[in-house]
Context: one part of a larger RNA
RNA sequence: UGACGGGGGCCCGCACAAGCGGUGGAGCGUGUGGUUUAAUUCGAUGCUAAGCGAAGGACCUUACCAAGGUCAUGUGAUAGAGUGAAUUGAAAGAGGAACGUUAGUCAAAGGUGGUGCACGGCCGUCGUCAGCUCGUGCCGUGAGGUGUUGGGUUAAGUCCCGCAACGAGCGCAACCCCUGCUCUUAGUUGCCAGCGGUAAGCGGGCACUCUAGGAGGACCGCCGCCGACGAGGCGGAGGAAGGGGGGGAUGACGUCAGGUAUCGUGCCCCUUAUAUCUUGGGCGACACACGCGCUACAAUGGGUUGGACAGAAGGGACCAAGACAGCGAUGUGGAGGAAUCCUCAAACCAACCCCCAGUUCAGAUUGCAGGCUGCAACCCGCCUGCAUGAAGCCGGAAUCGCUAGUAAUCGCAGAUCAGCCAAGCUGCGGUGAAUACGUUCCCGGGCCUGUACA
Numbered sequence: 001u002g003a004c005g006g007g008g009g010c011c012c013g014c015a016c017a018a019g020c021g022g023u024g025g026a027g028c029g030u031g032u033g034g035u036u037u038a039a040u041u042c043g044a045u046g047c048u049a050a051g052c053g054a055a056g057g058a059c060c061u062u063a064c065c066a067a068g069g070u071c072a073u074g075u076g077a078u079a080g081a082g083u084g085a086a087u088u089g090a091a092a093g094a095g096g097a098a099c100g101u102u103a104g105u106c107a108a109a110g111g112u113g114g115u116g117c118a119c120g121g122c123c124g125u126c127g128u129c130a131g132c133u134c135g136u137g138c139c140g141u142g143a144g145g146u147g148u149u150g151g152g153u154u155a156a157g158u159c160c161c162g163c164a165a166c167g168a169g170c171g172c173a174a175c176c177c178c179u180g181c182u183c184u185u186a187g188u189u190g191c192c193a194g195c196g197g198u199a200a201g202c203g204g205g206c207a208c209u210c211u212a213g214g215a216g217g218a219c220c221g222c223c224g225c226c227g228a229c230g231a232g233g234c235g236g237a238g239g240a241a242g243g244g245g246g247g248g249a250u251g252a253c254g255u256c257a258g259g260u261a262u263c264g265u266g267c268c269c270c271u272u273a274u275a276u277c278u279u280g281g282g283c284g285a286c287a288c289a290c291g292c293g294c295u296a297c298a299a300u301g302g303g304u305u306g307g308a309c310a311g312a313a314g315g316g317a318c319c320a321a322g323a324c325a326g327c328g329a330u331g332u333g334g335a336g337g338a339a340u341c342c343u344c345a346a347a348c349c350a351a352c353c354c355c356c357a358g359u360u361c362a363g364a365u366u367g368c369a370g371g372c373u374g375c376a377a378c379c380c381g382c383c384u385g386c387a388u389g390a391a392g393c394c395g396g397a398a399u400c401g402c403u404a405g406u407a408a409u410c411g412c413a414g415a416u417c418a419g420c421c422a423a424g425c426u427g428c429g430g431u432g433a434a435u436a437c438g439u440u441c442c443c444g445g446g447c448c449u450g451u452a453c454a
Base pairs, nucleotide, nucleotide: 001454002453003451004450007449008448009447010446011445012444013443015439016438019402020401021400022399023398026295027294028293029292030291031290032289033288034286035285042053043052064281065280066279067278068277069276070275075107076106077105078103079102080101082099083098087094088093110270111269113268114267115266119264120263121260122259123258124256126254131170132169133168134167135166136165137146138145139144150161151160152159176248177247178246179245181216182215183214184213185212186211187210190206191205192204195203196202219242222236223235224234225233226232297395301354302353303352304351305350306349307348313343314342315341318337319336323332324331325330361392366387367386368385369384370383371382372381408431409430410429411428412427413426414425
């Protein structure tokens, strides 16, 4: 100087505690291990792999397997047969540019072949943690120390005070975006208070809502108390909002030889094959094991009928209203279409039925009949109707998330995309809790100190 301690001191974090909901049991979906297989392509493996690379595996994708095919696209060098310009010569001929063909070799092209223990770039993680350093000076033989420790304070190496230190840099914070209040500008496709009028925002208007540009607003600024006359803390007023208003973007020096077939690149390797094309199969196998989810086990529920209210995003080979046909998926047809038209809610509310039962719970599985996309749904798609109705009575040891518009719960949209195995992911709004005494203990982290370890 570090590392370390079942040493000490101080302090944080859904770390524990308090509380709410789960996982672990069931069925299904999905990923992984294992096993199987001609192949079940490859990578990722505690936290930091396992609905991960996959924001779309029927063919394609596709890298895997089986069978079959190709040297294709062209260039240079070399060798051989052919045509043969310039030049030279009286001529025969010499000469050999260029063209073209064949062959093999070497380069070159190609490789989702190897190496992330050769790299760039990008990413995960400690960790949004409060730290990591430098210049000069001072101290020490030196490694190094000091500054950065100490007393307070803060979310913070945040700030104040002190001090052989004085300053500075990367981090923190602020500057950026969204949201919450007000004003202003603008008024169509948005809006409708007053006037006219209706089937209709239609005339008219831009007040309000909204839209999107600008500005203001919050700063412990004011008052009181505490504090060292400090930094700051506590309470109050005013205010839409307080003491960082809420959320996002933003990730210091570095760590894990962490990850990387996205891409680029070094080296190595393959070149009638490890390149490339086609058809079919596989990536979808199944005694098992694990992770993450979805749906349930019901009455705060299930069913039927009627009624109400979003936000955001998307739409031209697209979104599609009303109408018609069908029990339905869907089909016919097509108004309208980007603040205009369309996709467009559910939980909720009202009435009625069910009466605690493996049930009018739950919906797996299977049979039949259909619909849609697509060249094509056997392996291997989604959806609909009828029938079938399995396990499941709240889950052992253990374990996860969450402190507020959060958890829980309810639906909606989008990317990818012909279709879709999405119950995934990314967003959006609706309804909307409980609890936190406290820091002894578990986990992770910060600062000081100790040490017989390096």
The prediction has a mean pLDDT of 81. Small-subunit ribosomal RNA, 3' major domain from an uncultured Thermotogae bacterium, 454 nucleotides, folded computationally. Rfam family: Bacterial small subunit ribosomal RNA. Its family is annotated with structural constituent of ribosome and ribosome in the Gene Ontology.